RNAcentral holds the sequence, with entries from ENA. A computed fold for a 73-nucleotide RNA from Iotrochota birotulata, annotated as transfer RNA. Its Rfam family is "tRNA". The family's RNA type in Rfam is transfer RNA. Its family is annotated with triplet codon-amino acid adaptor activity in the Gene Ontology.
[in-house]
RNA sequence: GGGUGCAUAGCUCAGUAGGUAGAGCAACGGGCUUUUAAUCUGGUGGUCAUUGGUUCGAGUCCAAUUGUACUUA
Numbered sequence: 001g002g003g004u005g006c007a008u009a010g011c012u013c014a015g016u017a018g019g020u021a022g023a024g025c026a027a028c029g030g031g032c033u034u035u036u037a038a039u040c041u042g043g044u045g046g047u048c049a050u051u052g053g054u055u056c057g058a059g060u061c062c063a064a065u066u067g068u069a070c071u072u073a
Base pairs, nucleotide, nucleotide: 001072002071003070004069005068006067007066010025011024012023013022019056028042029041030040031039049065050064051063052062053061
């Protein structure tokens, strides 16, 4: 240099035929407990890497860019 894949919450990941974005863990509030831990419970938290395009509508399709992994010479 060429090729392929990946980028979604603080972390690990779902979301696969385009239709209002989810789980577990962590953190936080509450119950229980003398207190902590454990346990039960509640809601919060995301411009879906960036910029464009297609579409009534994009996490999802297309292009470019950035980062990263693998592979090939």
The organism belongs to Iotrochota, within Eukaryota.